RNAcentral holds the sequence, with entries from ENA. Small-subunit ribosomal RNA from Leucobacter komagatae, 1452 nucleotides, folded computationally. NCBI's taxonomy places the organism under Bacteria, Actinomycetota, Actinomycetes, Microbacteriaceae, Leucobacter. Model confidence (mean pLDDT): 80 of 100.
């Protein structure tokens, strides 16, 4: 910097990614070289070989060779030096172990350098050897001989050590000088030189000890300690010291973290980071520790000793079973463990080490090589040309694109690898010379040949550079986060293409960064996580003004801080490396300077405290006291209810409720009483007395910074609860009953125990909240209330008023702050000081542990799990939230449905099939404006396969169409006759056959789509530009006040305008004018008829077809903002959008339709195509929707009679006439229609009849007989006649339409159509009511506002139990381990102490018989590794059973 919480936004906040690094590992792949690096795990066990020896110039001896009497080389042993270095490892260690800086006046130092001195004289042994001998062996024993630079006695002592005195120096307990006394020492060898060896001073080197400071975590470890702290004396050590011991004292350490437990070598460095800082301690270097585990000493200058010794455990090996041997954390190597780490190589040539006079020997240190892409860094893999842009592959809109100049092909080059020849440096040294070289015939030089031998890996949805095809179909799989995959996947797998990187590329682990996400630099806490409930106060932190001094302090120089690392420069292509310089680096030591700040000392008064005069108050404690009300008791009066609730019931009641009188008891304090007062908070209210704390005003007397905060600590602390003892009126958990309810452990009612009350204790919590800690100090516009005190003005004084000041308490508001909301002198503003708290959500304020408690509270994790959780604000949606408004939404009415029968549609059922679609409103008389065949998509059967239909090609045959006959259910098949033009080659169109492309599908997906349609809704809304406001989403406009059918208009307004909608423009009806008059009309004129615009004529009227006019709140009145507008009136055919229609904004419903049509993809292809016959779509226990007919008298039937509109008509409408009861038939005038026909309108009117009935109402059903259409009426048409005459007497819950020419009612007509299921649909006219108080309620809608944890938007979201599965955790009777201690017992090696009767060469006395000194074995004592047994502590894992938690999933 990015991704991720949301519909979108801002902020908070976590998770994740991009970068770097690694001793790495894994997957795939792999050309060369250079420099480095390579058991991080089992400090697990180790076969085999090597890793420390050397000197004959210490010594005796042995034996070999030359050769001749001496030489040369070798060797076991003695003696010397080394083996304490070098090498490996990091187990232990939280420590003076390390780093850094000091100290030793408390020490020692082999080899080396330097100075001084000395080197005299004796002695006794012993190894090797030889002889004998034990044992299986390792390995011994006895006797005897011998040497030394081995051992040892004595003399000497400039120095040295020790004692004492004097003196110098020093901070010092010390040091120095002189003198005196005492003590101890030497070795020879070789000879040509040299060298070595003795004593001692100094130096150097490397060590030892002490101290300051520094670098980890845990308090869910708070007290630890008995040599423990100190002293005196002694011992011990190189040396100080409780290091050890005896005695004495009782101290020491610790919140600045003792002691405990856990982890861990430390540092230079290394990695990351802008830095601060975080992480790390591989390689290289220094220190430390260890070398199977534990203990111990010996030798030595140095060890408590990796390749030495002793002892003990464990393990391994040998054995004759008594007893022996061993220690790769050296180099190789083996096994094992593990994700994982190399050769049983070469050489001492170089560098270094040991020994040696030296040559030299030894050296798994080291130098080299081998293995490994393990890291880093070079190099190569060819270069130039080459388009018909070849082939192939892939994609495609079929045109092409891409692979791609890539290849082929032509020309050129040869690094690296290969091969052949030549051939260094490193190399110095040693040696008289000869000679001596691991790497290595490697680097390098030259020649030769061939583009020849040399590219993979990851990724391609976003973050993040790079896109398509196919396969798959929530499957396989992917995944770092968000997420992808359910039939068109750029996310899975594959191909093509592309991006990145390149001998590598990806993945994993760890770590830093990003992360300002533990915040010193550099964050926060009103609401996001976060201010302890409040106060007092300890340690600590911080602290007013003045002058000089000091320098704790701060700052600045010098000095110092190994090499390597880091930086600059030079060399090297680079890495690596080398050279020569420089810088940086510490809270260090010492030292020089400065003095503003801080601190130290003195004095000051502005902070703070005290004193004095006032003052307000429900501040606290105690005592006694008061009125009203409730309730209980007593008494009489009085009679049937009273009480309660939404409505009731339970309950009370024979003498209740009620009212009256008297008495008792407990508890709370009406009005005053306010966002008013007091208090630290909790909290405080009748009035009186008493006691007590604090505040505040005024004055400025006194002290002189005495202040502020406050970890731990202490105190106070609502309600509830607990303990003991009182009290108990009212209220009232629990409980009981009654209601409510699907249930009702709840709300409501009737009762009612604890409790509330008092006293004394206990508890210690709360939404203990202003969700806002305290103080100071300070600063930073104001306005306006209120409480307490003072001053002054005014007034003669008082009171009121206004002014001012201090202290409290509110509201509004500027700057500023804030994510926003908001805060704003009572800050959430600007600064300082102190303390507490936060670091994603859940798990969890839970578990374990601790201490307090009767309950419970305080402290307080982790595993695991999610990618969010949460804040503020925005737009919507929603609300059994609010305001306003509208609609046949309700109400007021008329008529229906739901009950009956029938019709139609649909569900279900049935079926071989009952084709399919439509399913709340917005499917169900819907698509269908006509299912007997057809339609038809379904089923059964029979056929057919380039096809019923389209285009094209090739070949062959025939004209084709049509007709006749036969078979068949038909499709179809068979057969017969006839047949076009012609130049006689053939040709047009058509048919048949064969073959190929293809046709075809009412097959799937309306959740892939276009188009069309429904619905909200003819509701009044939906938006945009510019501007303004807001960090932003967004807001404003569009809100507000009126008004309207309307976002219609007016007014106002940070808005001004505009668009789609509304309205209007269009059609139709209503009035008038005008033009034209046939098929329409007939007033006037004329003719004619029984009669009729029948005829001549007319153009007036009606009417028809065109064109115009009219209506605009225009006029009047009062109202209203001098508005819009509304009300009333006039005029008018019509009056306030005149009635109706068409017209449907942005959008919603993944709404409907792939079966109207079109169409992507999938799918079928002798079938899911197509043809055909028959059947089905018409079924029928049943429930539903929409209608028709009715149930009758506002009626039925019969007779007579009147008035429409709009349609249709040639495959047609069909008149007059005749026949039939009728459906209809015969027949055919007229009419392609303002002419003729369908056609009769019906309700209505007049007259008659029926008389309240299942009837002369109603007509279902059934029987019989007919008519029409049609190939055909059985399944399955319609109609007519006769007969039959069902249910039904107005319909439960519930529910529908309709506001004026609308409902209700009456007929007419068309489309579809051969006929008809039509009672349907669409239109037409006739006649023609009732009601609307109004907006409380139901439904739907609009607008403003409010709440929201919703945004798939309440059909939302979401909580808990139970059931299933998985995971981690806690508890748990118990059982099994580990660690460190404690008291006791046994106790190795070993040094120390004692003893030493036994043994004993050197000295000594004696004079050999022996004794002494000294030494030793052995024994004893304390200590002591370890072992045994014991009770406790801490702790890991485990457990029958059990508890809660997390997650899953379509259960409940």
């Nucleotide at each position: 910097g990015a991704g991720u919480u949301u519909g979108a936004u801002c902020a908070u906040g976590g998770c994740u990614c991009a970068g770097g690094a690694c001793g790495c590992a894994c997957g795939c792949u792999g050309g060369c070289g250079g420099c480095g690096u390579g058991c991080u795990u089992a400090a697990c066990a180790c076969a085999u070989g090597c890793a420390a020896g050397u000197a004959g110039a210490u010594c005796g001896a042995g034996a070999a060779g030359c050769c001749c009497a001496g030489c040369u080389g070798c060797u076991a042993g003695u003696g010397g030096c080394g083996a304490u270095c070098g090498g490996g490892u990091g187990a232990g260690u939280a420590g003076c172990a390390c780093g850094u800086g000091a100290g030793u006046a408390a020490c020692a130092u082999g080899c080396c350098c330097u100075g001084a001195a000395g080197u005299c004289u004796g002695g006794g042994a012993u190894a090797a050897g030889c002889a004998c001998u034990g044992g299986g062996g390792a390995u011994g024993g006895u006797g005897u001989c011998u040497a030394a630079u081995a051992c040892u006695g004595g003399a000497u002592a400039c120095g040295a050590c020790a004692u004492a005195u004097c003196u110098u120096c020093g901070c010092a307990c010390g040091u120095u000088u002189c003198u005196u006394u005492u003590u101890g020492g030497a070795a020879a060898g070789a000879u040509c030189u040299a060298u070595c060896g003795u004593u001692u001073g100094g130096g150097a080197u490397g060590g030892a000890c002490u101290c300051g400071c520094g670098g980890g975590g845990u308090a869910u470890c708070a007290g630890c300690u008995a040599g423990a702290u100190g002293g005196u004396g002694a011992g011990g050590u190189a040396a100080u010291g409780g290091c050890u011991c005896a005695c004495c004292a009782c101290g020491u350490c610790g919140a600045a973290g003792a002691g405990g437990g856990g982890u861990a070598u430390c540092c230079g460095c290394c990695c990351c980071g802008a830095g601060a800082g975080g992480g790390u301690g591989a390689c290289c270097g220094c220190c430390c520790a260890c070398c199977c585990u534990g203990g111990g000493a010996u030798u030595g200058a140095g060890a408590c000793a990796c390749g030495g010794c002793c002892c003990a455990c464990a393990c391994u090996c040998g054995u004759a079973a008594u007893u022996g041997a061993g220690g790769c954390a050296g180099c190789a190597g083996u096994g094992g463990g593990g994700a994982a780490u190399a050769u049983u190589g070469c050489a001492c040539a170089a560098u270094g080490g040991g020994c040696g006079c030296a040559a030299g020997c030894c050296u798994g240190a080291u130098g080299c090589a081998g293995c490994a892409a393990c890291u880093c860094c070079u190099c190569g893999g060819g270069a130039g040309g080459g388009a018909a842009a070849a082939c192939u592959g892939c994609c495609u809109u079929c045109g092409g694109g891409u692979u791609g100049u890539a290849a082929a092909c032509c020309u050129c080059u040869u690094u690296u690898a290969g091969u052949a020849g030549g051939g260094a440096a490193g190399a110095a040294g040693c040696g008289a010379a000869a000679g001596u070289u691991a790497c290595g015939g490697g680097u390098c030089c030259u020649g030769c040949a061939c583009a020849a031998a040399a590219a993979a890996c990851c990724c391609c949805g976003g973050g993040u550079a790079a896109c398509u095809u196919c396969g798959u179909g929530c499957c396989c799989g992917c995944a770092c986060c968000c997420c992808c995959g359910g039939g068109u996947a750029a996310a899975c797998g594959u191909g093509g293409g592309g991006u990145g990187c390149c001998a590598a590329c990806g993945u994993u682990u760890u770590u830093c960064g990003g992360a300002a996400u533990u915040u010193u630099u550099u964050g926060g806490g009103g609401u996001a996580a976060a201010a302890a409930g409040c106060u007092c106060g300890u340690a600590g932190g911080c602290g007013g003004g003045u002058u000089g001094u000091u320098u704790u302090u701060u700052u600045u120089g010098a000095u110092u801080a190994a090499a390597a690392c880091c930086c600059c420069c030079c060399g090297u292509c680079a890495a690596c490396c080398c050279g020569a310089g420089g810088a940086a680096g510490g809270u260090c030591c010492u030292u020089g300077g400065a003095a503003a700040c801080u601190g130290g000392g003195a004095g000051c008064u502005a902070g703070a405290a005290u004193g004095c005069c006032g003052u307000a108050a429900g501040g606290g404690g105690g005592a006694a006291u008061g009125a009203a009300a409730u309730u209980c008791c007593c008494a009489g009066u009085g009679u049937a209810c009273g009480g309660u609730u939404g409505a009731a019931a339970u309950g009370c009641c024979a003498a209740a409720u009620a009212a009256u009188u008297g008495g008792g008891g407990g508890g709370a304090c009406c009005c005053c009483c306010a966002g008013g007062g007091g208090g630290a908070a909790a909290g405080c209210a009748g009035a009186u007395c008493u006691u007590u704390g604090g505040g505040u005003c005024g004055c400025u007397a006194c002290u002189g910074a005495c202040c502020c905060u406050g970890a731990g600590g202490a105190g106070c602390g609502a309600a509830a609860a607990c303990a003991u003892g009182g009290g108990g009126a009212a209220c009232g958990a629990a409980c009981a009953g009654g209601a409510u309810u699907a249930g009702a452990u709840u709300c409501c009612c009737u009762g009612g125990u604890a409790g509330u009350u008092c006293a004394u204790g206990c508890c210690g919590u709360u939404a203990a909240c202003g969700u806002u800690g305290g103080g100071g100090a300070a600063c930073u516009a104001g306005a306006u209330g209120u409480a307490g005190g003072g001053c002054g003005u005014g007034u003669u004084c008082c009171a009121c008023g206004g002014g001012u000041u201090c202290u409290g308490u509110g509201u509004c508001g500027u700057a500023g702050c804030u994510a926003a909301c908001g805060c704003a002198u009572u800050a959430a503003g600007u600064u300082c000081c102190c303390c507490g708290c936060c670091u994603g959500g859940g798990g969890a304020g839970c578990a374990c542990g601790g201490g307090c408690g009767c309950a419970g509270g305080c402290u307080a994790a982790a595993a695991c799990u999610c990618a969010a959780a949460g804040g503020a604000a925005u737009u919507g949606a929603c609300g059994g939230g609010g305001g306003c408004c509208c609609g046949c939404a309700c109400a007021a009415g008329c008529g229906g449905g739901g009950g009956a029968g029938c019709a139609u549609g649909g569900g279900g059922u049935u079926u071989a099939u009952u084709u399919c679609a439509a399913u709340g409103c917005a499917a169900c008389g819907c698509a269908a404006a006509a299912a007997a065949c057809c339609u038809u998509a379904c089923c059964a059967g029979g056929g057919u396969u380039u096809g019923a239909c389209a285009u094209a090609u090739a070949c062959g045959a025939g004209a084709a169409c049509g007709g006749g006959c036969g078979a068949g259910a038909g499709a179809u098949c068979g057969u017969c006759a006839a047949c076009u033009c012609u130049u006689u080659g053939g040709a047009c169109a058509c048919u048949c056959g064969u073959a190929u492309a293809c046709a075809g599908g009412u097959g799937g997906u309306g959740c892939a789509u276009g188009g069309u349609u429904g619905u909200c809704g003819u509701c009044a809304g939906c938006u945009c530009g510019u501007g303004u406001c807001g960090u932003g989403a967004g807001a404003u406009g569009u809100u507000c006040g009126g008004u309207u059918a309307a976002g219609u208009c007016c007014g106002g307004c940070a808005a001004c305008g505009a668009g789609c909608g509304c309205a209007a423009c269009c059609c139709u009806c209503g009035u008038c004018c005008u033009a034209u008059g046939u098929u329409g009309c007939c007033a006037g004129c004329a003719c004619g008829u029984u009669a009729u615009g029948g005829u001549g004529g007319g153009a007036a009227c009606u009417c028809a077809u065109g064109g115009g006019a009219u209506a605009c709140u225009g006029c009047c009145g009062g109202g209203g903002u001098c508005a819009a507008c509304a009300c009333g009136g006039a005029a008018a055919a019509a009056g306030g959008u005149g009635g109706g229609g068409a017209u449907g904004a942005c959008g919603u419903c993944a709404a409907a339709u792939c079966a109207u049509c079109a169409u992507g993809c999938c799918u079928c292809u002798u079938a899911u195509g197509u043809c055909u016959u028959g059947g089905g779509c018409u079924u029928c226990a049943c429930g539903c929707a929409u209608g028709c007919u009715a149930c009758a008298a506002u009626g039925g039937c019969c007779g007579a009679u009147a008035c429409a509109a709009a349609g249709g008509g040639c495959u047609g409408c069909g008149a007059u006439a005749c026949c039939g009861c009728g459906a209809g038939g015969u027949g055919g005038a007229g009419c392609g229609a303002a002419u003729c026909c369908c056609a009769a309108a019906a309700a209505g009117u007049c007259g008659g009849u029926c008389u309240c009935a299942u009837c002369u109402g109603a007509g279902a059903u059934u029987g019989g007989g007919g008519u029409c259409u049609g190939c055909a009426u059985c399944u399955c048409c319609a109609c007519c006649c006769c007969a039959u005459g069902a249910a039904g007497u107005c319909g439960a819950a519930c529910u529908c339409u309709c506001u004026a020419g609308a409902a209700a009612u009456c007929g007419c007509a068309u489309a579809u159509c051969a006929a008809c299921a039509a009672c349907g649909c669409u239109g037409c006219g006739g006649a023609g009511a009732a009601u609307a108080c109004g907006c409380c309620c139901c439904c739907g809608g609009g607008u403003c506002u409010u709440g929201u944890a919703c945004a798939c938007a309440c059909c939302g979201c979401c909580c808990g139990u139970c059931a299933a599965g998985u995971c981690a955790u806690g508890a748990a009777a118990g059982g099994c381990g580990g660690u460190a201690a404690c008291a006791c017992c046994c106790g190795a090696a070993g040094g120390c102490g004692g003893u030493g009767g036994c043994c004993u060469c050197a000295c000594u006395u004696u004079g050999u018989g022996a004794g002494g000194a000294g030494g030793g074995a052995g024994c004893c004592g304390a200590c002591g590794a370890g072992g045994g047994a014991g009770g406790g502590a801490c702790u890991a894992g485990u457990u029958g059973u059990u508890a809660g938690g997390a997650c899953u999933a379509a259960g409940u």